[in-house]
Molecule: c-di-GMP-I riboswitch aptamer
Organism: Methylophaga sp.
């Protein structure tokens, strides 16, 4: 100083739930409680997954259902990138 693992020590995010705002929606942002979990449960929308919306098609019609496409969400869906804390093996 890099990986690797995750002990020990100081922390650290924060699920779900209310209440408010934003959004067509899928979600989000804040604030309270509270702690399901996370060794990057920090950042990044680059791959892919998955969901919203339009849009086309199946159906006599409603509804359901299949979807090329194009915008958007999701990072606590997995892979990439990219930063970081501690140091015992």
């Nucleotide at each position: 100083a890099u990986a690797u693992c995750a002990a020990c020590a100081a922390g650290c995010c924060a699920a779900c739930c209310u209440u408010g705002g934003c959004g067509u929606g899928a979600g989000u942002c804040a604030a309270g409680u509270a702690a399901c979990g996370g060794a990057a449960a920090g950042c990044u929308g680059c791959a892919g997954g998955u969901c919203u919306u339009u849009g086309a098609g199946u159906u006599c019609g409603c509804g359901a259902c299949u979807u090329a496409a194009a915008a958007g969400a999701u990072g606590g869906c997995u892979g990439g990138g990219u930063u970081g804390c501690a140091c015992a093996a």